[in-house]
RNA sequence: AAAAUGAAAAGGCAAAUUCUCCCAAAGGAGAAGACGCAAAGCCACGAGCCUACAGCAUACAUGUGCCAUGGUAGUCGGGCUGCCAAA
Numbered sequence: 001a002a003a004a005u006g007a008a009a010a011g012g013c014a015a016a017u018u019c020u021c022c023c024a025a026a027g028g029a030g031a032a033g034a035c036g037c038a039a040a041g042c043c044a045c046g047a048g049c050c051u052a053c054a055g056c057a058u059a060c061a062u063g064u065g066c067c068a069u070g071g072u073a074g075u076c077g078g079g080c081u082g083c084c085a086a087a
Stems, first nucleotide, its partner, number of pairs: 012037002017032006035074001041080003045077003048072003055066004
């Protein structure tokens, strides 16, 4: 100096829920609020999961099935960046 690991310190983020808005929905944004998180910072490249407007098929009662071009980074992997540092 670098890598693995992460006690301590300074801080950081913000689940569920509530209110308002966007949206077909999943979900997202803001405010309040903290379940938790050492990358719970950012990226949809791979996988998983969620939704099904539109589309297709089916039914003939107004449904059912399939389907991502939608979403999820607080599902995992991967990529990039990052505060402090004892043993």

A computed fold for an 87-nucleotide RNA from Candidatus Nitricultor lacus, annotated as c-di-GMP-I riboswitch aptamer. The coordinates come from a structure-prediction model, not an experiment, and the mean pLDDT is 87.